[in-house]
Context: one part of a larger RNA
RNA sequence: AGAUGAACGCUGGCGGCAUGCUUAACACAUGCAAGUCGGAUGGGAAAAGAUGUUUCCAGUGGCAGAAGGGUGAGUAACACGUAAGAACCUGCCCUUCGGAGGGGAACAACAGCUGGAAACGGCUGCUAAUACCCCAUAGGCUGAGGAGAAAAAGGAGGAAUCCGCUCGAGGAGGGGCUCGCGUCUGAUUAGCUAGUUGGUGAGGCAAUAGAUUACUAAGGCGAUGAUCAGUAGUUGGUCCGAGAGGAUGAUCAGCCACACUGGGACUGAGACACGGCCCAGACUCCUACGGAGGCAGUAGUGGGGAAUUUUCCGCAAUGGUCGAAAGCCUGACGUAGCAAUGCCGCGUGGAGGUAGAAGGCCCACAGAUCGUGAACUUCUUUUCUCGGAGAAGAAGCAAUGACGAUAUAUAGGGAAUAAGCAUCGGUUAACUUUGUGCCAGCAGCCGCGGUAAUACAGAGGAUGCAAGCGUUAUCC
Numbered sequence: 001a002g003a004u005g006a007a008c009g010c011u012g013g014c015g016g017c018a019u020g021c022u023u024a025a026c027a028c029a030u031g032c033a034a035g036u037c038g039g040a041u042g043g044g045a046a047a048a049g050a051u052g053u054u055u056c057c058a059g060u061g062g063c064a065g066a067a068g069g070g071u072g073a074g075u076a077a078c079a080c081g082u083a084a085g086a087a088c089c090u091g092c093c094c095u096u097c098g099g100a101g102g103g104g105a106a107c108a109a110c111a112g113c114u115g116g117a118a119a120c121g122g123c124u125g126c127u128a129a130u131a132c133c134c135c136a137u138a139g140g141c142u143g144a145g146g147a148g149a150a151a152a153a154g155g156a157g158g159a160a161u162c163c164g165c166u167c168g169a170g171g172a173g174g175g176g177c178u179c180g181c182g183u184c185u186g187a188u189u190a191g192c193u194a195g196u197u198g199g200u201g202a203g204g205c206a207a208u209a210g211a212u213u214a215c216u217a218a219g220g221c222g223a224u225g226a227u228c229a230g231u232a233g234u235u236g237g238u239c240c241g242a243g244a245g246g247a248u249g250a251u252c253a254g255c256c257a258c259a260c261u262g263g264g265a266c267u268g269a270g271a272c273a274c275g276g277c278c279c280a281g282a283c284u285c286c287u288a289c290g291g292a293g294g295c296a297g298u299a300g301u302g303g304g305g306a307a308u309u310u311u312c313c314g315c316a317a318u319g320g321u322c323g324a325a326a327g328c329c330u331g332a333c334g335u336a337g338c339a340a341u342g343c344c345g346c347g348u349g350g351a352g353g354u355a356g357a358a359g360g361c362c363c364a365c366a367g368a369u370c371g372u373g374a375a376c377u378u379c380u381u382u383u384c385u386c387g388g389a390g391a392a393g394a395a396g397c398a399a400u401g402a403c404g405a406u407a408u409a410u411a412g413g414g415a416a417u418a419a420g421c422a423u424c425g426g427u428u429a430a431c432u433u434u435g436u437g438c439c440a441g442c443a444g445c446c447g448c449g450g451u452a453a454u455a456c457a458g459a460g461g462a463u464g465c466a467a468g469c470g471u472u473a474u475c476c
């Protein structure tokens, strides 16, 4: 000199685009952030009205809830990056070969009785289905000798047909696994390891495998740093640098891990599941001692801290879930608000104007300087204020805009509303005077101050940058 998710001091006009708890993965009041389908289903309610319809709903059922969003605690590891591989799975989507025959028993809702303060239940009885079960069937599976096990569901429509269901094959996208290489510091950590390393049998997994187990052999790793300890999410990137390289990992994008702490499985194509379940623990709330909760989602609160925003608007756009669709939901997202936190742009007026006015300051008392600076004359209106007009973003009939009384263009008004901060001994651009007198103070380094201080403090002047300037912290 450059840089920053910065902070502090003084100051502060506008716009665009970004960014905004780096600390306590500390504790959280309150609202919202994941629902949807009546074209799967029995039933209930309402409407108007007259047997047909419309709307809404708790329950059963389906799909989604494993995505999207957050955080970086843990992790030195196949976690990540890169290049490969073989023994695998895959809902929805695409292509494709076939199939859907026959039967049955329940359980919610509901009704009755009943327990509990509540949370939430219990008993008896009835009932539907795309919920559940049985039989049949199978160009597929196992197997090689017969044989064995194993599917399905309907709904809408007047119909055509459409949407679903089921057994297979292929694909796309997604995921699991293995492996070469790369990936911080310490030797004041030198030895480490018994499922440990390999083999055989068995069980197990979607799949390979000491992943598990029995038997068996004694292996395996290590000075090219094992083990142990410390620190740390990782990469694309970002900052500095001519480069080599050093530092770093906010925002954005990919991967990983986590969801009060620890453990566990259930369901499912997929989780060992942030707003699911069970157990244990700490904490908080209710309490009749039985229970309830989890903001590292979005706002917001307390706390910590030098320090980081609104309990806003909208689903109009983009995208997502569900649905045949209309649509519903969406704190994803789109916008607005706050903050000079950063980058970029604009402005705070332009031209003329010497009696070189008044005033300040210096002075050799002649004058010099602030200084064309001001006043004054004239012009303009970016900005400001006010008035009416007014988009694109809407996606090819129409309708549909949170932003938005927006952007933008335009009439009127009036120089009107808008400059500070640091420095001036050398480094380093910029000098005098007054006060002080090794005092008060300054200072990044050298150093200044003890009576003529260009170094302290005030003033005048000057220099630098400018809606910022300076300091502090950190990196190069």
Base pairs, nucleotide, nucleotide: 002475003474004473006472007471008470009469010468013346014345015344016343017342018341019339020338021304026302027301028300030299031298032297035063036062037061040060041059043057044056045055046054047053070258071257072256080182081181082180084178085177088175089174090173093171094170095169096168098166099165101135102134103133104132110125111124112123113122114121115120141148142147154163155162156161184230185229186228191221192220193219196218197217198216199215200214201213202212233255234254235253236252237248238247239246240245260281261280262279263278264277283293284292285291310336313334314333318332319330320329322327349379350378351377352376359370360369362367384413385412387410389408393403420465421464422463423462424461425446426445427444431460432459433458434457435456441448442447
A computed fold for a 476-nucleotide part of an RNA from Nicotiana obtusifolia, annotated as small-subunit ribosomal RNA, 5' domain. NCBI's taxonomy places the organism under Eukaryota, Viridiplantae, Euphyllophyta, Nicotianoideae, Nicotiana. The full RNA is in RNAcentral, with records from SILVA.